[in-house]
Formats: sequence, structure tokens, C1' cells
RNA sequence: GCCCCUGUAGCUUAGCUCGGUUAGAGUGUCUCCUUGGUAAGGAGAAGGUCGCGGGUUCAAAUCUCGCCAGGGGCUCCA
Repeated sequence: GCCCCUGUAGCUUAGCUCGGUUAGAGUGUCUCCUUGGUAAGGAGAAGGUCGCGGGUUCAAAUCUCGCCAGGGGCUCCA
């Protein structure tokens, strides 16, 4: 230098190929219930510019272009 894969909540991730319901789950955090008090259990809440920025579209996490970060492979010179 070239090619491929990955990036979604603090963490682990589903959804992306087929564009269309209000972006969902587990775990963690917080509050409450339960207890004499903890743990466990139960109920609820907060938490996401879907890596960043353009484009296409009535509509983009999804298609497309560029960039950034991580991982893997290939090649050249000494």
C1' cells in the first nucleotide's frame, strides 16, 4: 500500500442480507416492597446523537460514500 470483518445503554449483545410498530434484551446502577438487619427474592425507574460526517429515500441502526478506532489476511523493499 491492497483486501476482509467489527463498532448499538456502564458492560455483554439482538435487530442490518427483506429500509417501515415508540430502538429491544441480559447484567450492572438507583428507588421502593419484603426482613429485627443483611443477602436472596419481588416491583418500578433512569440510562442510546445505533463510532463520526455527508448522500439516496416519504422514511436509514439497516442502502451508499468518506473518515476514525479495533482485529485479521496479503504484498513490496532493505
Notes: Predicted 3D model of a 78-nucleotide RNA (transfer RNA) from a Candidatus Thorarchaeaceae archaeon. RNAcentral holds the sequence, with entries from ENA. The coordinates come from a structure-prediction model, not an experiment, and the mean pLDDT is 80. Rfam family: tRNA. By type it is a transfer RNA.